Two RNAs folded together computationally: RNase P RNA and transfer RNA, 464 nucleotides in total. Rfam match: Bacterial RNase P class A. Gene Ontology terms of the family: tRNA processing, dimeric ribonuclease P complex and ribonuclease P activity. The family's RNA type in Rfam is ribozyme.

[in-house]
RNA sequence: CCAGAUGGCCGGAUGGCCGCUCUCCGCUUCGGCGGGGAGAGGAAAGUCCGGGCUCCACGGAAACACGGUGCCGGGUAACGCCCGGCGGGGGCGACCCCAGGGAAAGUGCCACAGAAACAUACCGCCUCCCCGCUCGCCGCAAGGCGGGCCGGGCGGCAAGGGUGAAAUGGUGCGGUAAGAGCGCACCGCGCCGCCGGCAACGGCGGCGGCAGGGCAAACCCCACCGGGAGCAAGACCAAGUAGGGAUGGCUGGCCGCAAGGCCGGGGACGUUUCCGUCCCGCCAUCCGGGUCGGUCGCGAGAGGCGCCCGGCAACGGGCGUCCCAGAGGAAUGGCCAUCCCCCAUCGCAAGGUGGGGACAGAACCCGGCUUACAGGCCGUCUGGCAUC
RNA sequence: GAGCCCGUAGCUCAGCCGGUAGAGCACAUGACUUUUAAUCAUGGGGUCCCGGGUUCGAAUCCCGGCGGGCUCACCA
Numbered sequence: 001c002c003a004g005a006u007g008g009c010c011g012g013a014u015g016g017c018c019g020c021u022c023u024c025c026g027c028u029u030c031g032g033c034g035g036g037g038a039g040a041g042g043a044a045a046g047u048c049c050g051g052g053c054u055c056c057a058c059g060g061a062a063a064c065a066c067g068g069u070g071c072c073g074g075g076u077a078a079c080g081c082c083c084g085g086c087g088g089g090g091g092c093g094a095c096c097c098c099a100g101g102g103a104a105a106g107u108g109c110c111a112c113a114g115a116a117a118c119a120u121a122c123c124g125c126c127u128c129c130c131c132g133c134u135c136g137c138c139g140c141a142a143g144g145c146g147g148g149c150c151g152g153g154c155g156g157c158a159a160g161g162g163u164g165a166a167a168u169g170g171u172g173c174g175g176u177a178a179g180a181g182c183g184c185a186c187c188g189c190g191c192c193g194c195c196g197g198c199a200a201c202g203g204c205g206g207c208g209g210c211a212g213g214g215c216a217a218a219c220c221c222c223a224c225c226g227g228g229a230g231c232a233a234g235a236c237c238a239a240g241u242a243g244g245g246a247u248g249g250c251u252g253g254c255c256g257c258a259a260g261g262c263c264g265g266g267g268a269c270g271u272u273u274c275c276g277u278c279c280c281g282c283c284a285u286c287c288g289g290g291u292c293g294g295u296c297g298c299g300a301g302a303g304g305c306g307c308c309c310g311g312c313a314a315c316g317g318g319c320g321u322c323c324c325a326g327a328g329g330a331a332u333g334g335c336c337a338u339c340c341c342c343c344a345u346c347g348c349a350a351g352g353u354g355g356g357g358a359c360a361g362a363a364c365c366c367g368g369c370u371u372a373c374a375g376g377c378c379g380u381c382u383g384g385c386a387u388c
Numbered sequence: 389g390a391g392c393c394c395g396u397a398g399c400u401c402a403g404c405c406g407g408u409a410g411a412g413c414a415c416a417u418g419a420c421u422u423u424u425a426a427u428c429a430u431g432g433g434g435u436c437c438c439g440g441g442u443u444c445g446a447a448u449c450c451c452g453g454c455g456g457g458c459u460c461a462c463c464a
Stems, first nucleotide, its partner, number of pairs: 001384010012339007020039008041359001045370002048368005053230004066226005071085005086100001087098004101221002106219002108215003122161002124157003128153003132149007169187006188210001189208008234296004244287007252263004265280006289463003303322008340357007389460007398413004407444001415431005437453005
């Protein structure tokens, strides 16, 4: 210098003028006015996970059903997230990717092709037998002996061909009628032991000729986790209506064969029980009716920043410091000037003119993931080339 | 804001526990008819919304994205 890998950060700056929302102070004729302060993001997004918070249900625990997760260890409030490691795959490398438990518990599927996709033989290879043809030798002849070829049959084999995504370990040597883990060596695989490691797993040694394909992001099995709904949750005030109708459901005890009967109910107020007064069945769904107002929830938090300590890291602990949006059809904007960056154009050049400044926009709040993003900055590392 | 559903030919929809995609209407051509319609016959037409993964193989199974639609306020 070129090509790349990876981690983090920024994502227009300054000033002036005019506005918007909230808050504090002061004034007020209660309508507002003046001054000070604060005012979007790394994703506020998708709503995909995990929580806080609120209501509903529920005596506790377990089981079943359903849903989710799935190598090991750690982090965390928790997670399907993060960190470190293991195994597998890719890359010369830095590094990247992996839903990565179980297929001899069972069920199911594997189209087409192919003989066969779970228990097989199409072509083929080989021994033996039969029939036929033929060659050689012996023989006068009948015939005998040996060999070859075509066809057929009883068998043996799974090496080769062929099909397929996948064909019952692979390569080599021996062996055999032909073959075959049939035997042997190496590699792969399984089991056992020892060693290292918390573990996943790795290394070494021995034994075993292999102990029977693939799919679980098919049903399933195993282990672990999970009650449901969501701020339009929920609480309060005010206004208003026909304080309405239909359907369904609803506690305990005692007596009774049964039909049934009796006793306890809930809310408000006075003053806690006793007691007194007043009012009333309750819940769910649907139909009909009314309102489109206000307050809280709602901003000090698993908070931010800096330093130190522990840890490889994620992260944890301590100390100091700061207060940092709260709208409600919904504020956070517009214009001007100078500068920065990009594009187009004019110009030999300095420079001039014009246009643009990415993705996007809080809505109860956090921790993550994913997705979108013009342009730019910094750190670490790899490969190649050149020079010293 | 929250919850749920859908995306397949020009339109309306099947196919969705995997095996290479169809039906009706529409369109084109031909026949019948003087002509049109109707009818009959033949034919064309597909990014199965997009990207990635699992698998020998994906419209179908899984993950992410895009687009569209529906429903949820309070009081008595």